[in-house]
RNA sequence: AUAAUCUGAUCGCUUAGUUUUUCCUAAGGAAAAAACGGGGGAACCAUUUAAUUGGGGCGAAUCACUCUAUUAAAGAGUGUAGGGUUACAGACUACCCGAGUCCGUCAGCUAACUCCGUAAGCAUUGGUCUGGGAGUUC
Numbered sequence: 001a002u003a004a005u006c007u008g009a010u011c012g013c014u015u016a017g018u019u020u021u022u023c024c025u026a027a028g029g030a031a032a033a034a035a036c037g038g039g040g041g042a043a044c045c046a047u048u049u050a051a052u053u054g055g056g057g058c059g060a061a062u063c064a065c066u067c068u069a070u071u072a073a074a075g076a077g078u079g080u081a082g083g084g085u086u087a088c089a090g091a092c093u094a095c096c097c098g099a100g101u102c103c104g105u106c107a108g109c110u111a112a113c114u115c116c117g118u119a120a121g122c123a124u125u126g127g128u129c130u131g132g133g134a135g136u137u138c
Base pairs, nucleotide, nucleotide: 012122013121014120018034019033020032021031022030023029024028035118036117037116038115039114040113045108054106055103056102057101058100063079064078065077066076067075068074082097083096084095085094088131089130090129091128092127093126
């Protein structure tokens, strides 16, 4: 000097998932407000047919095909609707995700109204172009 691995902190990334205040028995617990997000819920409109072939919600996470190989279930793979990327924004390219879970027979939209959530998981800044912002110098 270069490359790789591990750990920690700051800054940061996905996401609605952040900030502040009050009280108590003060380790902690309880509650409230703001902000952001989601559900239920008229008229009008839509649906004009449903129906255990149940139906519906959150979420980017839907759908198709092949193999194991079959009675089914389960597993694996290839794509795909859609989504993310890093240090101001956008475009191209490159890389990655394309899960899970809840309600419980029930919900179209939906003003007023009403109910609920504020978790979880990471450890990069790849490359090019265009536009913008700040600073310095002349």

c-di-AMP riboswitch aptamer (ydaO/yuaA leader) from Gracilibacter sp., 138 nucleotides, folded computationally. The sequence was found by an Rfam model in a public genome assembly. It matches the Rfam family "c-di-AMP riboswitch aptamer (ydaO/yuaA leader)". Its family is annotated with cyclic-di-AMP binding and regulation of gene expression in the Gene Ontology.